[in-house]
């Protein structure tokens, strides 16, 4: 320097082009409980950043940015 793959709440993980972007921990409030713990409820927060293609894009296509493996 080339190829290739990755990037979704705080953290992990889903999610045939048509979801209210779901799950789990975490946190937060509340019921329980003499406290605490557990258990339950209810909430909190998210598609890397621009474009492009579509009626419609987390999904496709392309710059860019990180961060990996391979190669030379």
């Nucleotide at each position: 320097g080339g190829u290739u793959c990755a990037u979704u709440c705080g953290u992990c993980u889903a999610a045939u082009g048509g979801u209210u972007a779901g799950g789990a921990c975490g946190c937060a409030a509340g019921a329980u409980u003499c406290u605490c713990a557990u258990u339950c409820u209810u909430g909190u927060a998210a598609u890397a950043g621009g474009g492009g293609u579509u009626c419609g894009a987390u999904u496709c296509c392309c710059c860019u940015a990180u961060g990996a493996a391979c190669u030379a």
Notes:
Predicted 3D model of a 72-nucleotide RNA (transfer RNA) from Bacteroidales bacterium UBA1722. NCBI's taxonomy places the organism under Bacteria, Pseudomonadati, Bacteroidota, Bacteroidia, Bacteroidales. The sequence was found in a public genome assembly. Its Rfam family is "tRNA". The coordinates come from a structure-prediction model, not an experiment, and the mean pLDDT is 80.